[in-house]
This is a predicted structure of a 98-nucleotide RNA (THF (Tetrahydrofolate) riboswitch aptamer). It matches the Rfam family "THF (Tetrahydrofolate) riboswitch aptamer". Rfam describes the family as follows. Tetrahydrofolate (THF) riboswitch was first reported for Ames et al. as an RNA motif in 5' untranslated (5'-UTR)regions of folate transport and biosynthesis genes in Firmicutes genomes. The sequence was found by an Rfam model in a public genome assembly.
C1' cells in the first nucleotide's frame, strides 16, 4: 500500500396516547423567493428539509343529545415505543489489515 469496516443528522413503516379538521384547514403534485442541516475534521449537489408566496387538483360522514359526546373518516399534526434503512459525492482522519 490495496483491500475491507466502524460511527451521525436523520427517513419510511407499523403500534400507542394525545390534538386538529370533517362549516376542508392539513396531506400528496406544482411555480418562484429566502434560508438551513447533510458520520470525528474540511468541501458540498440538480438531492433533503423549512418559512414566506402564487397555482392545479381535491374528501366521508354518522348517531345521541345537549352546545358537547361517541363511532367513523383524512395518503391529518406532535410525542413515545418498536423495526427496517441511512453520510448523494469527494478529500483527510478512526479501526482492522499490522
Nucleotide at each position: 500500500a490495496a483491500c475491507a469496516g466502524a460511527g451521525u443528522a436523520g427517513a419510511a413503516u407499523c403500534a400507542u396516547g394525545u390534538g386538529c379538521g370533517u362549516u376542508a384547514a392539513g396531506u400528496g403534485c406544482u411555480g418562484g423567493a429566502u434560508g438551513a442541516a447533510c458520520g470525528g475534521g474540511g468541501a458540498g449537489u440538480u438531492g433533503u428539509c423549512a418559512u414566506c408566496u402564487g397555482g392545479a387538483c381535491g374528501a366521508a360522514a354518522a348517531g345521541g343529545a345537549a352546545u358537547u359526546c361517541u363511532u367513523g373518516c383524512g395518503g391529518u399534526a406532535c410525542a413515545u415505543g418498536a423495526u427496517u434503512c441511512g453520510c448523494a459525492u469527494c478529500c483527510c482522519a478512526c479501526u482492522g489489515g499490522a